Model confidence (mean pLDDT): 81 of 100.
A computed fold for a 105-nucleotide RNA from a Syntrophobacterales bacterium, annotated as c-di-GMP-I riboswitch aptamer.

RNA sequence: GGCCGAGAAAGCCGAACCACCCGCGAGGGUGGGGCGGAAAGCCACGGGUCUGUUGGGGGACAGCAUCCGAGGCAAUGCAUCAACACAGACAGCCGGGUUGCCGCA
Repeated sequence: GGCCGAGAAAGCCGAACCACCCGCGAGGGUGGGGCGGAAAGCCACGGGUCUGUUGGGGGACAGCAUCCGAGGCAAUGCAUCAACACAGACAGCCGGGUUGCCGCA
């Protein structure tokens, strides 16, 4: 120095939940809290999950309206919704990159 990681030491971080603040939202910040963590430090590069006041409109007619004309969903518009696109969130989902504390075996 590398791999590795102990019922080790010193410290570090801080899940759920709660309060306040920010955000449409996923979520984030601060304080409390403590499930855990050896990178639970940092980076959205690959995959993934999630969000949307954005676009889109396969499809469905269960909603509203038009329509026809008296019950129909054939048709049209609006609303709703999938793919997809775009914009984001998550580093405590998994890889990857990068930096780093300690030192039994």